The RNA shown here (small-subunit ribosomal RNA) has 1493 nucleotides and comes from an uncultured Pirellulaceae bacterium.

RNA sequence: AGGGUUUGAUCCUGGCUCAGAAUGAACGUUGGCGGCGUGGAUUAGGCAUGCAAGUCGAGCGAGAAGCUUAGUUUUCGGAUGAGUGGACAGCGGCGAAAGGGAGAGUAACGCGUAGUAAUGUACCCUGGGGCUCGGGAUAGCGGGGAAACUGUCCGGUAAUACCGAAUAAUGUCUUCGGACCAAAGGUGGAUUCCGCCUUGGGAGCAGUCUGCGUUCUAUUAGCUUGUUGGUGGGGUAAUGGCUCACCAAGGCAAAGAUGGAUACCGGGCGUGAGAGCGUGACCCGGCUCACUGGGACUGAGACACUGCCCAGACACCUACGGGUGGCUGCAGUCGAGAAUCUUCGGCAAUGGACGAAAGUCUGACCGAGCGACGCCGCGUGCUGGAUGAAGGCCUUCGGGUUGUAAACAGCUGUCAGUAGGGGAGGAAUUGGGUAUCCCUUUGACCGAUCCUCAGAGGAAGCACGGGCUAAGUUCGUGCCAGCAGCCGCGGUAACACGAACUGUGCGAACGUUAUUCGGAAUCACUGGGCUUAAAGGGUGCGUAGGCGGUCUUGUAGGUCAGAUGUGAAAUCCCACGGCUCAACCGUGGAAUUGCGUUUGAAACCACAGGCUUGAGUGAAGAUAGAGGUAAGCGGAACUGAUGGUGGAGCGGUGAAAUGCGUUGAUAUCAUCAGGAACACCGGUGGCGAAAGCGGCUUACUGGGUCUUUACUGACGCUGAGGCACGAAAGCUAGGGGAGCGAACGGGAUUAGAUACCCCGGUAGUCCUAGCUGUAAACGAUGAGCACUAGGUCGUGGGCCCCUCCCACAAGGCUCGGGCGUAGCGAAAGUGUUAAGUGCUCCGCCUGGGGAGUAUGGUCGCAAGGCUGAAACUCAAAGGAAUUGACGGGGGCUCACACAAGCGGUGGAGGAUGUGGCUUAAUUCGAGGCUACGCGAAGAACCUUAUCCUAGGCUUGACAUGCUUGGGAAUCUCUGUGAAAGCAGAGAGUGCCUUCGGGGAACCCUUGACAGGUGCUGCAUGGCUGUCGUCAGCUCGUGUCGUGAGAUGUCGGGUUAAGUCCCUUAACGAGCGAAACCCUUAUCCCUAGUUGCCAGCGAGUCAAUGUCGGGGACUCUAGGGAGACUGCCGGUGUUAAACCGGAGGAAGGUGGGGAUGACGUCAAGUCCUCAUGGCCUUUAUGCCUAGGGCUGCACACGUCCUACAAUGCAACAUACAAAGGGACGCAAACUCGCGAGAUCAAGCAAAUCCCAGAAAGUGUUGCUCAGUUCGGAUUGCAGGCUGCAACUCGCCUGCAUGAAGCCGGAAUCGCUAGUAAUCGCGGGUCAGCAUACCGCGGUGAAUGUGUUCCUGAGCCUUGUACACACCGCCCGUCAAGCCACGAAAGUUGGGGGGGCCCGAAGUCGCGAGCAACCGCAAGGAGGCAGGCGCCGAAGGUCAACUCGAUGAUUGGGACUAAGUCGUAACAAGGUAGCCGUAGGGGAACCUGCGGCUG
Repeated sequence: AGGGUUUGAUCCUGGCUCAGAAUGAACGUUGGCGGCGUGGAUUAGGCAUGCAAGUCGAGCGAGAAGCUUAGUUUUCGGAUGAGUGGACAGCGGCGAAAGGGAGAGUAACGCGUAGUAAUGUACCCUGGGGCUCGGGAUAGCGGGGAAACUGUCCGGUAAUACCGAAUAAUGUCUUCGGACCAAAGGUGGAUUCCGCCUUGGGAGCAGUCUGCGUUCUAUUAGCUUGUUGGUGGGGUAAUGGCUCACCAAGGCAAAGAUGGAUACCGGGCGUGAGAGCGUGACCCGGCUCACUGGGACUGAGACACUGCCCAGACACCUACGGGUGGCUGCAGUCGAGAAUCUUCGGCAAUGGACGAAAGUCUGACCGAGCGACGCCGCGUGCUGGAUGAAGGCCUUCGGGUUGUAAACAGCUGUCAGUAGGGGAGGAAUUGGGUAUCCCUUUGACCGAUCCUCAGAGGAAGCACGGGCUAAGUUCGUGCCAGCAGCCGCGGUAACACGAACUGUGCGAACGUUAUUCGGAAUCACUGGGCUUAAAGGGUGCGUAGGCGGUCUUGUAGGUCAGAUGUGAAAUCCCACGGCUCAACCGUGGAAUUGCGUUUGAAACCACAGGCUUGAGUGAAGAUAGAGGUAAGCGGAACUGAUGGUGGAGCGGUGAAAUGCGUUGAUAUCAUCAGGAACACCGGUGGCGAAAGCGGCUUACUGGGUCUUUACUGACGCUGAGGCACGAAAGCUAGGGGAGCGAACGGGAUUAGAUACCCCGGUAGUCCUAGCUGUAAACGAUGAGCACUAGGUCGUGGGCCCCUCCCACAAGGCUCGGGCGUAGCGAAAGUGUUAAGUGCUCCGCCUGGGGAGUAUGGUCGCAAGGCUGAAACUCAAAGGAAUUGACGGGGGCUCACACAAGCGGUGGAGGAUGUGGCUUAAUUCGAGGCUACGCGAAGAACCUUAUCCUAGGCUUGACAUGCUUGGGAAUCUCUGUGAAAGCAGAGAGUGCCUUCGGGGAACCCUUGACAGGUGCUGCAUGGCUGUCGUCAGCUCGUGUCGUGAGAUGUCGGGUUAAGUCCCUUAACGAGCGAAACCCUUAUCCCUAGUUGCCAGCGAGUCAAUGUCGGGGACUCUAGGGAGACUGCCGGUGUUAAACCGGAGGAAGGUGGGGAUGACGUCAAGUCCUCAUGGCCUUUAUGCCUAGGGCUGCACACGUCCUACAAUGCAACAUACAAAGGGACGCAAACUCGCGAGAUCAAGCAAAUCCCAGAAAGUGUUGCUCAGUUCGGAUUGCAGGCUGCAACUCGCCUGCAUGAAGCCGGAAUCGCUAGUAAUCGCGGGUCAGCAUACCGCGGUGAAUGUGUUCCUGAGCCUUGUACACACCGCCCGUCAAGCCACGAAAGUUGGGGGGGCCCGAAGUCGCGAGCAACCGCAAGGAGGCAGGCGCCGAAGGUCAACUCGAUGAUUGGGACUAAGUCGUAACAAGGUAGCCGUAGGGGAACCUGCGGCUG
């Protein structure tokens, strides 16, 4: 300090998520020791048991047990008395209000901080003064009662208990005269000492008051009657409505009253760079509480945790009459919970209560126990040790790794352990005495450290290894099982699941979960934004508030500086020190950013006083304008009515129809009526705050601008609430109603058409008076002020200046536009009309969806508006720009793409392939173009395959080693069988030899292995198809851009071409195109055999280059020439190039071929071959026989032959090219009608053979017919190949003679030697060709265009697509699941209010009654029952509020493959969207107004 995640990629916005630290934690796995800390966070739920507050006999009375007894007595047990002793209980004093626990309540003077005055104070310290005299009771004890407890009972007793009197100031009250108020003694021989009363001061503590600070909520906006204040009583320790009576009507509140929710507060703690944010365990300070609610008593102090009374709930005891209790003290228990300990020891230390003290008490405290809960420390050995052991894992089989790790050798002894010993220290007190000293006593628990013993012995795990994030291999699994913090892994080669090995991190722990802060500048004070990402209010006026020009002087509230008080301690930080170190602890310092007091400063703000430039007002002059309101007027058009003319259609559309029209439409003319809107001017022109405003005139009226001048003197800006205005639609009432026109009706379109189109048409649109208050109310840009380059526009508006006048030069003010610099911005863009630079104020935003929904409130007649959530769900949603792809977007261009033509297919029969069906099997692959006469250049057996049936073999049909044993190899025969095979018999003994044997090949045997046309073409190589022979695809450097990228490669021309030229932030280059290669067309040279034969000869019955010869020609096959826009003219930019021409065999690439860029289709092929992985191994391998691949209701593709006369048949006759031939081609002769046969010459071939070319030409016949067309089918008879022709070959002859008379929708090929047509050859092959590959013969028509269909290229545009339009995507319906809302109700809680009842208790009133007075009567004074006010709980009533639940219902979210449509994204096929209204299964459609996104 950042990283991951939206995209094909980019920049931005923005959320989600991770790495860090922390915790009173919990869970999982694991677990050696110690130190220091820490441990009921949930049910303030219920509690058994024990302990947690007593003490004082030196305040008092009584006094048990025990002990002693020298008294008395005795039945010798004892009794009694005395002494000692002091238990239990009681009176009294002090304490019990502290300490300890908890955080329920409390949003408050509760807490924090700083102050204040009207107070109290036991014990403590320090002063003054005092302590006299009296009196009467009462508990304890006995009775009752189960107990708790107990009265009118009776008796009797003490005090430092209680009461009276006296004394009385330094006290209190005071009208300043005066009045009033106290006491207690104890021990002791005495002093001392300890107490008592009164009063002053101090300390500490406590109570009250005040300023400031202290959570969320406005979907809580008004609250308040003792309320606010006063006077006077009362009350309190004390001020005060604290309380009461009377009087007044106040008090609080948008700076948030009141209500609701939540919550103890602070020091601090966690985190963070800080500011902050979160938190309030342990420790410290404060507050509050003590089963729940109320109340007082006592007391210095309480309205009292282990006191009292009452009420309530709960629990317990009971003899049923009645009672008792309060762990939120320490332990412990139950319950609930993910979860939190021992019913321990001791008062030794520290502290507390009481006591004169000893001492007693002390679950405070000190210690121990339990828990890895946290922090800190230590250990689990150290050194050497390579054959790099074994084992494991991986492997390319070589090795690598685990790994010096182990073994082994040597060494050490921490910790723990065994056993034992020594033992510092925590100890200071206290007590006693001869008293600065001496003696003596005290340890619950801990125990440092040292010595001895033994032995490497007892002590390592957890998580992770796809990226973030350090660390990877193999196997298993196969979208299963599972993982996951985010992105995401898993569908047969998973670095992501599980395991193993190995590595990485931390280590007595390691992970997970939860929570907080951080990262997050993701609520932004430090430190964010609002044109398009979320976000400017529709507009104005204006209240509170905030902010505010200039000058001088003063004040000192803010501000700044100094001093001072305070800011508890602990914590944090620093220094030093103590535990062996550390954690921990001690001492000192710093800090505590705050508040108060005080002194000073005077710049700024504020306050006070001025000024004129901001602002405004007045006056004078000028001026533009659809600014507003009202009234009146006008013409065009439209519709209707009336009349005339006229006579068949009109209207409407893509095309139609509905509709209107012979009752006379449309058209046309005239007249009349009506309502609405105002053409041209008209304009990025004007005006207005916005909405908005458009004929003309008049009246009234608002604002602006310019010039001059006077005045006021900051009067200003903004503006939460508030008020006003506010398009269209809509609502109410009344009018009006021409046109248009939601709804509605009809006609079309369509699969449907609740739409688009058409014909009608109601509300509405218009007016008046009201309501509504919303729009894409937009510049998607709040208002104001100031500053910051320019140039330009407007028959915008004033004015000044210039000028003799006019006028549109230039300049200044103002309004409205378009460019553009700097800057800004994610970019697009903006840019003096800022989105720049600053200031002020307001509004608004904080991921997407849910949702502008629900609910509450409020406004509205309603529709609905304003305000406005959550649960749940996703990891994105989004902005701008980029590259592609796409468009029923645009432009340019090309192609047999269309058009123009020629011939076909689709119809028939047949061939062939495919699908389907069938079958034991019909082996497999190929599937739009780019499968389908394709793999297959040829299935009778073979081929041939996990095709089927059946029979066999198992190291195998084939390859290579090795091992054991046997046998040479090899050959012959027999049986069985369909064969393969199985079983058996025989022959045969090779080479070398030192005769022992050895060795090579081969056969059998054994184990490795062979084999597989088995799977995966989605694991692959190679090869191939296609886009496409389309013109494209890229790179280097430079430049531009934050970047993806762009430029180059665009533009203007041109080309078949990214071909070339010009321009140019590009300059160059590469792969493609072209060229180079082959062939063909012309010529030349060379060479002539098997080819050729012009000329010269020869030869023959006739004929043939047959022969001698020849190289002229044809031809053959080598080498060259030739064509390059080279020449001319024109066009064009003096270009590239195009057009025309000449010459030429050929002219603009001459024709044809080979040649196929980057890439696309997970295209095809594992069955050509190769190959990873998987599978199989007496079988998915191998051999064999037979069958199948040929099967046939059917469908499709590709072909052949036809349908005939440009034909068919017969006869005669002419002219090729290119090939093949020895397991071959085969002449001639003979035979056969023929296929063919027989015999046989020649030829490894320019020599011989296949071999006859056919169409053509000539002649004859046929005469338009199912034919002399057509040949399918079938019968018979033959031929050939082959082991074999049935399934299942080809051919021949004779006979038979089917469909078919030119083919629907649709569709294919072809631009010249092409289409069409004709035959010939070859490969495969024993045989089999309508297929395929070649060859030549004859030989056209049409087009010279680009509107359309298809495909392609370039540029541009839009995009919500990027798996890229076969894309994306919306809504209803149906299913599952989840959360939420509504709902007749049901039910529970909370806080108030009214009324009733009214406990305890204070207060007030008050028969009777011990203390004082009094002989008594009685008096003073106090008190119980009783009465009254108040009053908790309770009851009841009507509301409010918050939950829970609820038949049913509503929408919402989510969920690989449901239904219906196709609304949106491209002009998305009717541009979309906003508001509003109506309609409709649904997305939606339509009307009105608006926006451009």
The sequence is in RNAcentral, with records from SILVA.